The RNA shown here (c-di-GMP-I riboswitch aptamer) has 77 nucleotides and comes from an uncultured Alteromonadaceae bacterium. Its Rfam family is "c-di-GMP-I riboswitch aptamer". About the family: GEMM was predicted in a large-scale screen for bacterial structured RNA regulatory elements.
RNA sequence: ACAAGAUAAAGGCAAACUGAUCGUGAGGUCAGGACGCAAAGCCACCAGUCUGAAUUUCAGAUAGUGGGGUUACCAAG
Repeated sequence: ACAAGAUAAAGGCAAACUGAUCGUGAGGUCAGGACGCAAAGCCACCAGUCUGAAUUUCAGAUAGUGGGGUUACCAAG
C1' cells in the first nucleotide's frame, strides 16, 4: 500500500414513531428518539421499488433495495 474486519479502543451515523415545516405526491429539512449500521460518508451511472403527468414516454423520489464509482478512522490477527 492492497485485501479483509475482532469479545479491541476513540468516535460516528440514525430506522420506526412524535412535533414543526416544505412539496400535487413519492418524499425532504429541523428537533426529539434509537431499530440497526464497518462506510447507514458522498455520487442518480445501471437495475429495482415508489410518485406525478402522460400513453411513444417523460420528469421526480429512494444512497438504510442491490450493483457500480469515489473518499475515509483504528489496530489484534